[in-house]
Molecule: Bacterial RNase P class A
Organism: Planctomycetota bacterium
Order: sequence, then structure tokens, then C1' cells
RNA sequence: GCGGGAGGUCGGGCAAUCGCUGACGCGACGGGAGACCGUAGGGCGUCAGAGGAAAGUCCGGGCUCCGCAGGGCGAGAUGGUCGAUAACGUCGACCGGCCGCAAGGUUAGGGAAAGUGCAACAGAGAGUAGACCGCUGGACCGUUUCGGCGGGCCAGUAAGGGUGAAACGGUGGGGUAAGAGCCCACCAGAGCGGAGGGUGACCUUCGCUGCUCGGCAAACCCCAUCUGGAGCAAGAUCCAGCAGAACGAGUCUGGGAAACCGGACGCGCCGCGGCUCGCGGUGUUUUCGUUCGGGUAGAUCGCUUGAGGUCGCGAGCAAUUGCGAUCCUAGAGGAAUGAUUGCCUGCUCGCUCGGGGCGUAUGCCACGAGUGGGUAACAGAACCCGGCUUACGGACUUCCCGCUCUU
Repeated sequence: GCGGGAGGUCGGGCAAUCGCUGACGCGACGGGAGACCGUAGGGCGUCAGAGGAAAGUCCGGGCUCCGCAGGGCGAGAUGGUCGAUAACGUCGACCGGCCGCAAGGUUAGGGAAAGUGCAACAGAGAGUAGACCGCUGGACCGUUUCGGCGGGCCAGUAAGGGUGAAACGGUGGGGUAAGAGCCCACCAGAGCGGAGGGUGACCUUCGCUGCUCGGCAAACCCCAUCUGGAGCAAGAUCCAGCAGAACGAGUCUGGGAAACCGGACGCGCCGCGGCUCGCGGUGUUUUCGUUCGGGUAGAUCGCUUGAGGUCGCGAGCAAUUGCGAUCCUAGAGGAAUGAUUGCCUGCUCGCUCGGGGCGUAUGCCACGAGUGGGUAACAGAACCCGGCUUACGGACUUCCCGCUCUU
């Protein structure tokens, strides 16, 4: 210098104007003796105000309510080992397989000699398989230049060909009519046994057995482990109205046999713009008042101080964790966190100028200066955390590997 691998940080900046939500403070008017209430979810001022994914709602936990003797069946999830954690299906380190020269990536990675099942097309045959071609032997038929050649039939054969993603180890030798772990040597695998190392997955190594037994379990299934349900519209408090229950609110008197119809005073309600008096109307048991329980609308709480952030020191390879210091950082409820303008910044497309490289050349290439246009990602809290997954224009940055060149 070129190419590649693994991460980390940021997620436009400044200013002006006009708004929005919350907290705190202040002030005005009206009512009231005052406390306080209303206008008012209003006005003024100060301060604060989305994310790395706030998203998908896929896992796990906190919190809340309900449920819960114990055992079994079922269902769902997980699946190498050790660790981390509140917990996890997450994360870290390591082991094995696969990919890469490497840095590194990737892996649901228990069981297929429990059982059931599946395998397109091709192929003779797809599982304790299979004779299509070939190879070998036999008798027969035809033909012959008597060496053979051709044909079907019976039997043997998995070494060779061919099909396939996959065809029941590989190489060499012996053996055989031809062949075959049929036998032997070596190699590969499997099973069994031993030694050494490691917490462990597993690794290294020795011996025996010709044992050679295919793949698929994100197919059923088997094994092991784990799992109660619903969710902040959880749940709690105060409760208008309507409905319900209980208690209470009348005396005197006239008529009448009674049912009932009247009168007076009292009381309740309504009206006469607020209060009192007064007057009028109306009711006096289908009314009014008081109290009570439950509880809707509504309001308030839950609500943001938390498995919290930052920094330092320590433990650990790491995930993570201990101690100390320090900070407080949205809390809405149809749902605020925005809009406009200007300047800057990044990206991109042009124009002009400048010097440079290449080229015979119209030109092409990158660089610098000026100038004009376009553009500024994905997306937005809704009880709170830990993860995973997905989306994302661009900017900055760390470490590592390979090749090449120079010293």
C1' cells in the first nucleotide's frame, strides 16, 4: 500500500420567533369572619422534557390480584460442558462438528444396536437391499476356414460399469471357475476394556473383537430438566346521580255509616334576580328529609429512586461482581416533547477558476478555492427492568489477520 476479520462511540449543532406537557414560585378578580373556595386543566416567571432501537410483543423477572394438601396423567418449552444472573429460550469461557491460508465465522450439539415412520427424480435394487450391463461355470441350439463365433436357458458372483443426495468400509496381497472380510497386512470407523490429563464436555494413548451396524427426531416418539393463571384496562382510595334499605316529618276541627271530601295552624318544596320578612302557588305518604351498605361516571393513588447512571479502586480470561464517591434524568391520559426562518456541518449533483497527472488530441482523472441546487436515516415513551429479533442515511474510532513493497 492492497485485501479481509472482530468490535466500540455518536445518531446533526447554534440562534431567533411562535407554541405544547410537567414541577416550583408569583400575581389578579369575586365570595367568605376566617380556614379556604371559585374564575382555573386559566395568566406571568424559572427549570426540566423520548430511543438505540422508545418498535415487534418473541422470551425472562419485579410488582398486583386470584388460586394452591400430596401424587399421577396431559400440554408446552428447553437440550454439548462449566459458569454468570433476580431470572431466561439470554450472556461468557471452553469442548466437539463444519467453513476459512489466517484473523475469525457457524452449529436445537441428548437418543437412530427401544418402537413406528419418511426418502421426489433417476435406477435392476432405497435397507438385515439389489442381477440391468458385465464376469464365471454347465448342458443345449445354430454356424464354422475346426481356432472359435452367435443365441437364449439354468446356476454362481456385489470385484468392474451404470443410476442417485445416499447402493452395506478403503488400498494391496492371498484365494477362487469368477468373486466376496472368505482369509491376511496396513488404514478408517464401531463396540468393549485399561492407563494418563481435565471440575466437566472431552483429549491423548494402549489392548481385544472382522464387529463394518447408512440418513432424517425444528417426523411421531423415548430420555432428562423446567413451567399455576391473568395482567397497570393489574389493583387501591374518595365517591355525584339513578336504583335499594332503615328511620323520621301532624295537631285541632267540620260533614259522612264508611270510603272519602273540606277548613285552620304548622312543616316541606317552588316563584317573586342574593338574604330576611312578607305574599302567592303547591304538597302533607306515588312527597320530602336524614342515615346506611354496595358502587357507575368522575377524581386521586399505583407513577417512576431503580436488579438505576457516571467515575475510581479491587476480584475474575470473560459474562459479571464487591467497595467507595457522586448524580437525579419525561410521567402524559386521545395522549406533550413541535413548527418556521437563518447560519454552520455531513452526503450528493452541477458551474467557474487554479495548479497537477495521463494522452497526438476534442478530452479524461483526482486535488484545492469560490458558488448554486437537492437532501438530512430508522422511528416516537404509556407500570418498570434484563435480553432477543427486526429497521436505520451517515460520521468518528480501536484491535487483529493475509499478501506485497521499503528500511